The RNA shown here (transfer RNA) has 74 nucleotides and comes from Pelodiscus sinensis. NCBI's taxonomy places the organism under Eukaryota, Deuterostomia, Testudines, Trionychidae, Pelodiscus.

[in-house]
RNA sequence: AGCACCAUGGCUUAGCUGGCUAAAGUGCCUGCCUUAUAAACAGGAAAUCCUGGGUUCAAAUCCCAGUGGUGCCU
Numbered sequence: 001a002g003c004a005c006c007a008u009g010g011c012u013u014a015g016c017u018g019g020c021u022a023a024a025g026u027g028c029c030u031g032c033c034u035u036a037u038a039a040a041c042a043g044g045a046a047a048u049c050c051u052g053g054g055u056u057c058a059a060a061u062c063c064c065a066g067u068g069g070u071g072c073c074u
Base pairs, nucleotide, nucleotide: 002072003071004070005069006068007067010026011025012024013023019057028044029043030042031041050066051065052064053063054062
């Protein structure tokens, strides 16, 4: 250099056959409980979906380019 795959809350992932408010686990904060902590229970904050552009009435999702990561090949 070439090919394939991946990039979504702090972390791990789902969604990726285009359409409602981007979902779950874990972590974090608050409350409840307790002598206290943990666990359980209740509530809350947190992602403009890697970046830019395009298509479309509408894009996390389709197309193009780029960046980063992983693997294969020479």
Rfam family: tRNA. About the family: Transfer RNA (tRNA) molecules are approximately 80 nucleotides in length. It is annotated as a transfer RNA.